[in-house]
Molecule: transfer RNA
Organism: Denitrovibrio acetiphilus DSM 12809
RNA sequence: UCCCCGAUAGCUCAAUCGGCAGAGCGGUUGACUGUUAAUCAAUAGGUUGCUGGUUCAAGUCCAGCUCGGGGAG
Numbered sequence: 001u002c003c004c005c006g007a008u009a010g011c012u013c014a015a016u017c018g019g020c021a022g023a024g025c026g027g028u029u030g031a032c033u034g035u036u037a038a039u040c041a042a043u044a045g046g047u048u049g050c051u052g053g054u055u056c057a058a059g060u061c062c063a064g065c066u067c068g069g070g071g072a073g
Stems, first nucleotide, its partner, number of pairs: 001072007010025004019056001027043005049065005
């Protein structure tokens, strides 16, 4: 220098053909009980890495950039 993969909640990860951003764990509150743990219920938490573009509509498509991983020379 070039090629490929990835970046989404605090963490690990989903999200179909472009059509309401979700789960598990963790947090908070409550129930349960001698107490804690476990279990059950409810609930909060998001500029989908950044900047543009396409579109009625973008996590998803296109361009550039940043960061991480892998490969070629």